[in-house]
């Protein structure tokens, strides 16, 4: 340099292939307990990597860029 994959909550991942952004764990509060842990109940947490475009509607489609991973190649 070329090709492919990937980016969504603090972490690990979903989201019916365009139609209300979710789960588990973690965090916080409560219940329970002499206290704590565990269990159970609840709460909060998102510029869906960034910009632009298409559309009534975009995490999803198109485009440019950025980070990470893999393959091929070039220079040394």
């Nucleotide at each position: 340099a070329g090709g492919g994959g990937u980016g969504u909550a603090g972490c690990u991942c979903a989201a019916u292939u365009g139609g209300c952004a979710g789960a588990g764990c973690a965090a916080c509060g409560g219940c329970c307990u002499c206290c704590a842990a565990a269990u159970c109940c609840g709460u909060a947490g998102g510029u869906u990597g960034a910009g632009g475009g298409u559309u009534c509607a975009a995490g999803u489609c198109c485009u440019u860029c950025c980070g990470c991973c893999c393959c091929u190649g070039c220079c040394a």